[in-house]
Context: one part of a larger RNA
């Protein structure tokens, strides 16, 4: 751009994925076989590899989380802490992301058919699966199960707005986002809980700082399950989302 304009929710022509294997025990030491061995046909279990989802468990990561030691500078000094030393160095560790982690899948069933096995059956009074006609019959093929999907120009459907001088609606901008390079997508913008910021909780570090009491002091308890915390949860308009602009069908059916 297009499918009259919009929103929202579908159908599915097509397209692309999947589609795995091995063992166990049970039927059954059965059937079969002189033994040796040792099933089909059915029913249950375990488990390998791939795959998709996820993040409770386990487990890594986690340089804007907590804490511990080191040297040096700086906050006049004590202390307490800032800065740099690979993130100074360890030691844990939320959310997120991940797997080594956790569920979950292949399946059943339909149809047609392949080698093969057959019924009828004639040419060829016989036989004969085939010539006419009818069956059985795979992990294979179509379907059934996942994604995609009306640019499927055959441009569908359905439901609701809109609409002759007012506009359904999108968009510019702003706030963010499990979305992402940028565009897109996705949510909000005051009729407001999107974001930050508070409060409250998870959770994580693990018991600050001051103080006060042992103790010559290194240091110890006590106040203290303390301080202090990033992404998680529920709250709350405190702050920014003001304001404003800009595009746009306007007759297809019907009367």
């Nucleotide at each position: 751009c297009g499918c009259g304009g919009a929103a929202a929710c579908u159908u599915g022509a097509g397209a692309g994925g999947g589609c795995g294997c091995a063992c166990c025990u049970c039927u059954a030491g059965u059937a079969c076989g002189a033994g040796a061995g040792g099933a089909c046909c059915g029913a249950g279990g375990u488990g390998c590899a791939c795959g998709a989802a996820c993040c409770u468990c386990u487990u890594g990561u986690g340089u804007a989380c907590g804490a511990g030691c080191u040297g040096u500078c700086c906050u006049g000094c004590c202390a307490a802490g800032g800065g740099c030393a690979c993130u100074g160095c360890u030691c844990g560790g939320u959310a997120g992301c991940g797997a080594a982690g956790u569920u979950c899948g292949g399946a059943a069933c339909g149809g047609a058919u392949a080698a093969a096995c057959g019924c009828u059956g004639a040419a060829a009074g016989c036989a004969u699966c085939u010539a006419a006609g009818c069956g059985u019959g795979a992990a294979g093929c179509c379907g059934u199960c996942c994604u995609c999907a009306a640019g499927a120009u055959u441009a569908g459907g359905u439901u609701u707005c809109a609409g002759u001088a007012u506009g359904a609606g999108a968009c510019u901008c702003c706030c963010g986002g499990g979305a992402g390079a940028u565009g897109a997508c996705c949510g909000g913008g005051u009729u407001g809980a999107a974001c930050g910021g508070c409060g409250g909780c998870a959770g994580g570090u693990g018991u600050a700082c001051g103080g006060a009491c042992c103790g010559c002091a290194a240091g110890g308890u006590c106040u203290u399950c303390a301080g202090c915390c990033g992404a998680g949860c529920c709250g709350u308009a405190c702050g920014u989302a003001u304001a404003a602009g800009u595009c746009c069908a306007u007759g297809u059916a019907c009367u």
This is a predicted structure of a 255-nucleotide part of an RNA (large-subunit ribosomal RNA, domain VI) from a Patescibacteria group bacterium. The prediction has a mean pLDDT of 87.